A computed fold for a 95-nucleotide RNA from a soil metagenome, annotated as Guanidine-I riboswitch aptamer. Of the family's consensus pairs, 100% are formed in the model. Model confidence (mean pLDDT): 86 of 100. Rfam family: Guanidine-I riboswitch aptamer. A reference for the family is Barrick et al. (2004), "New RNA motifs suggest an expanded scope for riboswitches in bacterial genetic control", Proc Natl Acad Sci U S A. Rfam links the family to the GO term regulation of gene expression.

RNA sequence: GGCACCUAGGGUUCCGCCCCCACUCGUGGGGGGUCUGGUCCGAGAGGUGCAGGCGAGCUGCGACUCGUCACACGGAGGGACAAAAGCCCGGGAGA
Numbered sequence: 001g002g003c004a005c006c007u008a009g010g011g012u013u014c015c016g017c018c019c020c021c022a023c024u025c026g027u028g029g030g031g032g033g034u035c036u037g038g039u040c041c042g043a044g045a046g047g048u049g050c051a052g053g054c055g056a057g058c059u060g061c062g063a064c065u066c067g068u069c070a071c072a073c074g075g076a077g078g079g080a081c082a083a084a085a086g087c088c089c090g091g092g093a094g095a
Base pairs, nucleotide, nucleotide: 002050003049004048005047006046009041010040014038015037016035017032018031019030020029021028022027052069053068054067055066056065057064071091073094077089078088079087
């Protein structure tokens, strides 16, 4: 570096909740994310795990065991999904 689960975080398509109107009282329509929430998105520099890479040992040549995989400050702007974001552009530009 890859994948999965989770979290920081994120908005509002759906559910729920709240408000207004109608009403056959069952519900329908409109609005609200400056509604805690559920579904949902979600970290290179957050967590955990799995596989994998590399080195060594061992080997019945199938495999197994051990070690290792470091460090990491970061705009503006743009993009997608309904929309937004620590998502993507992006270990970008810069430092």